[in-house]
Context: one part of a larger RNA
RNA sequence: CUGGGCGUAAAGGGCACGUAGGCGGUGCAUCGGGUGGAAAGUGAAAGUCGCUAAGGAAUAGCGGAAUGCUCUCGAAACCAAUGCACUUGAGUGAGACAGAGGAGAGUGGAAUUUCGUGUGUAGGGGUGAAAUCCGGAGAUCCACGAAGGAAGGCCAAAAGCGAAGGCAGCUCUCUGGGUCUCCACUGACGCUGGGGUGCGAAAGCAUGGGGAGCGAACUGGAUUAGAUACCCAGGUAGUCCAUGCCGUAAACGAUGAGUGUUCGCCCUUGGUCUCUUAGAUCAGGGGCCCAGCUAACGCGUGAAACACUCCGCCUGGGGAGUACGGUCGCAAGGCUGAAACUC
Numbered sequence: 001c002u003g004g005g006c007g008u009a010a011a012g013g014g015c016a017c018g019u020a021g022g023c024g025g026u027g028c029a030u031c032g033g034g035u036g037g038a039a040a041g042u043g044a045a046a047g048u049c050g051c052u053a054a055g056g057a058a059u060a061g062c063g064g065a066a067u068g069c070u071c072u073c074g075a076a077a078c079c080a081a082u083g084c085a086c087u088u089g090a091g092u093g094a095g096a097c098a099g100a101g102g103a104g105a106g107u108g109g110a111a112u113u114u115c116g117u118g119u120g121u122a123g124g125g126g127u128g129a130a131a132u133c134c135g136g137a138g139a140u141c142c143a144c145g146a147a148g149g150a151a152g153g154c155c156a157a158a159a160g161c162g163a164a165g166g167c168a169g170c171u172c173u174c175u176g177g178g179u180c181u182c183c184a185c186u187g188a189c190g191c192u193g194g195g196g197u198g199c200g201a202a203a204g205c206a207u208g209g210g211g212a213g214c215g216a217a218c219u220g221g222a223u224u225a226g227a228u229a230c231c232c233a234g235g236u237a238g239u240c241c242a243u244g245c246c247g248u249a250a251a252c253g254a255u256g257a258g259u260g261u262u263c264g265c266c267c268u269u270g271g272u273c274u275c276u277u278a279g280a281u282c283a284g285g286g287g288c289c290c291a292g293c294u295a296a297c298g299c300g301u302g303a304a305a306c307a308c309u310c311c312g313c314c315u316g317g318g319g320a321g322u323a324c325g326g327u328c329g330c331a332a333g334g335c336u337g338a339a340a341c342u343c
Stems, first nucleotide, its partner, number of pairs: 003315004007297002012311001014199004021192003025086006033079002035075001037073002040070003048064006089189001090186003093182005101175007113147006123134002160167002204245006213239002218234004256310006264288011292299002316343003325336004
């Protein structure tokens, strides 16, 4: 390489858009490049295979094959091409609908903390128990007022939306996508997608703000043989905002995208319809289960079933996601990614 595979054994790219490429609905007609059929020519000799020779090697003679190429004739199903049509794939339109989808601006309440005033007096806090810590310079508790930052209780759900990451107080503005119904329009316009481009939690980085609570690092107090921890009292970066970078996660459904086909039951979200305690039908979210699949666990119309198309990836463990080189990054580091050796 092939073969075989990729939920959990090695293996699905974090996610999308899309270039090249690959693959691709239905009917009719044309064409004859591919395809398949026939004939001819050619395919030097040696060689190879067969036969002949008293014949083992060798040699000689004869014959065959020679997957290939060229030309001619004829077929037209399939592939390709050309033309004309079609509507079920795809898209558009019209009418409805749901939603924490995204961006910006504004705004309300609960609570923590701090400050101020009043009241009030000796403790408070914390723990397994304590201590550090706060407190007669008046704490804790209570009441009122003020400031500031962050997060959004109940509703709340196996719920909803989004390609993924993710998204939740309320209002307004801008904006993306989706579902259903009508079946009006276009008429294959489709699927996938090497490279490429964009998005991408948290942490981290840069500049400037902000800083209530929490809290790496750090400092005390405990515990302990020790305790660079777990527990306690503090506490810086950070967490928040704006702009730019980083580009990684158990980025998980550990399950790539798309299309078609396949026994049923129950719950639920959003539509539509009907003869409306209910039923039917689309599009989602969940729980069981037949067949089938699976090493088993389990999956089971949201498949891990039955098939097809395209992409990515795997090939014993360690060495190692390391070294070297390249490339990206301010850095941290990312991406690509070996070998010796060893079992």
The part of an RNA shown here (small-subunit ribosomal RNA, central domain) has 343 nucleotides and comes from Kingdonia uniflora. Model confidence (mean pLDDT): 89 of 100.